A computed fold for a 117-nucleotide RNA from Priestia koreensis, annotated as SAM riboswitch aptamer (S box leader).
RNA sequence: CUCUUAUCGUGAGAGGUGGAGGGACUGGGCCCUGUGAAACCCGGCAACCGUCAGUGAAGACUGAAAUGGUGCCAAUUCCUACAAAGCAUGCAAGUAUGGUGCUUUGAAAGAUGAGAG
Numbered sequence: 001c002u003c004u005u006a007u008c009g010u011g012a013g014a015g016g017u018g019g020a021g022g023g024a025c026u027g028g029g030c031c032c033u034g035u036g037a038a039a040c041c042c043g044g045c046a047a048c049c050g051u052c053a054g055u056g057a058a059g060a061c062u063g064a065a066a067u068g069g070u071g072c073c074a075a076u077u078c079c080u081a082c083a084a085a086g087c088a089u090g091c092a093a094g095u096a097u098g099g100u101g102c103u104u105u106g107a108a109a110g111a112u113g114a115g116a117g
Stems, first nucleotide, its partner, number of pairs: 001117008013042001015041003021032003026081004043073003048069002051064005077109001082106008091098002
């Protein structure tokens, strides 16, 4: 880096260093930030892998602890961009439809774990 698969509306400091930016990319929104951003340290959350216990022929399922390997700690993966459906609408067009708004579902993209190349 590619592929497969699972998850992504829960949870997590009024600490230290640090100094201006940050919320993945692009467009559009909307936010956070000198009442101090990113990053690092400490702290914490969760429980994917692993561990332990139980059940099972097995795949696997249930539960526990959190000393191991990761992960995470503003806002739903902050929202939206693609597709479909429903509702609304004299916005356009006119006897078909389009646009716009809202809602829902799916996809895409992305993130993380586990496995494979």
It matches the Rfam family "SAM riboswitch aptamer (S box leader)". About the family: The SAM riboswitch is found upstream of a number of genes which code for proteins involved in methionine or cysteine biosynthesis in Gram-positive bacteria. The coordinates come from a structure-prediction model, not an experiment, and the mean pLDDT is 85.